[in-house]
RNA sequence: CGGGCCGUCGUAUAAUGGCAGUAUUUGCGCAUGGGGUGCGUAAGGCCCGGGUUCGAUUCCCGGCGGCCCGA
Numbered sequence: 001c002g003g004g005c006c007g008u009c010g011u012a013u014a015a016u017g018g019c020a021g022u023a024u025u026u027g028c029g030c031a032u033g034g035g036g037u038g039c040g041u042a043a044g045g046c047c048c049g050g051g052u053u054c055g056a057u058u059c060c061c062g063g064c065g066g067c068c069c070g071a
Stems, first nucleotide, its partner, number of pairs: 001070007010024004018054001025043007047063005
C1' cells in the first nucleotide's frame, strides 16, 4: 500500500428492514436459623457521521478501531 471479515449493556452473544432479546454482572426483595444456592424484580447496549426509506442495529457511502491474508 491492496484485499477480506468484524464492531450491540461491564463481559459473552442473538436479532438482518417494523417493540433491541438471552446469559452473566450489579442493586433490591423472597425462600434458609445463617451461608451456599435457587426464585422474583429492577438497572444497563446497537462504534461515529451522512444517504436511501413511511420506518435503519439491519441496506449504501465515508471515517475510526480490531483481526486475518497478500505485497